[in-house]
């Protein structure tokens, strides 16, 4: 330099156009003489950035940042 991957909640993923979820973790309550387990709620994101296309972008497209591979 050249190619190709990844970025989404505190962590650790899913979602490949139509109101962003899961587990784990934290809060409240319920169970318990406390504690654990188990049940039930709730809180946490403008999906690395910025443009663009569309009625409608986490998703397509452009560029740019970091990171992680492969080539010279």
């Nucleotide at each position: 330099c050249g190619g190709a991957a990844a970025a989404u909640a505190a962590c650790a993923c899913a979602g490949a156009g139509g109101u962003a979820g899961u587990g784990u973790a934290u809060c409240u309550g319920a169970u318990u003489u406390g504690g654990g387990u188990u049940c039930a709620g709730a809180a946490g994101g403008u999906c690395g950035c910025a443009g663009g296309u569309u009625c409608a972008a986490a998703u397509c497209c452009u560029g740019u940042u970091u990171u992680u591979c492969c080539g010279u």
Predicted 3D model of a 72-nucleotide RNA (transfer RNA) from Candidatus Vidania fulgoroideorum. Rfam family: tRNA. Rfam's curators write: Transfer RNA (tRNA) molecules are approximately 80 nucleotides in length. Model confidence (mean pLDDT): 82 of 100. Taxonomically the source falls in Candidatus Vidania (Bacteria, Pseudomonadati, Pseudomonadota, Betaproteobacteria). RNAcentral holds the sequence, with entries from ENA.